[in-house]
RNA sequence: GAUAAAGGCACACCUCGCGUGAGCGGGGGUCGCAAAGCUAACGGGGGUCAAGCGUGCGUUAAGCGUUUGAGCUGGCCGGGUUGCCGAA
Numbered sequence: 001g002a003u004a005a006a007g008g009c010a011c012a013c014c015u016c017g018c019g020u021g022a023g024c025g026g027g028g029g030u031c032g033c034a035a036a037g038c039u040a041a042c043g044g045g046g047g048u049c050a051a052g053c054g055u056g057c058g059u060u061a062a063g064c065g066u067u068u069g070a071g072c073u074g075g076c077c078g079g080g081u082u083g084c085c086g087a088a
Base pairs, nucleotide, nucleotide: 001085008033009032013028014027015026016025017024018023031075037081038080039079042078043077044076045073046072048070049069050068051067052066053065054064055063
């Protein structure tokens, strides 16, 4: 990257299992995807859990903001890396 061909992946949801949770794995499914392959020990973003502080309440608060730690997301984005087909 062409109204080409071959092949690939699999959102929501259902189901089984794992995890406190974000979420992950197997099966079904097929919204979409040209890297929807890999990388979170490259950077940014967004969730989660725990603790501290602030706020709040007014005495068991809940919630919200923030800091630190741990962890999730590559189907949020940039970067890195590997790779299939391929006409003009």
The RNA shown here (c-di-GMP-I riboswitch aptamer) has 88 nucleotides and comes from a soil metagenome. The model forms 89% of the base pairs in the Rfam consensus. The sequence is in RNAcentral, with records from MGnify. Its mean pLDDT, the model's own confidence on a scale to 100, is 84.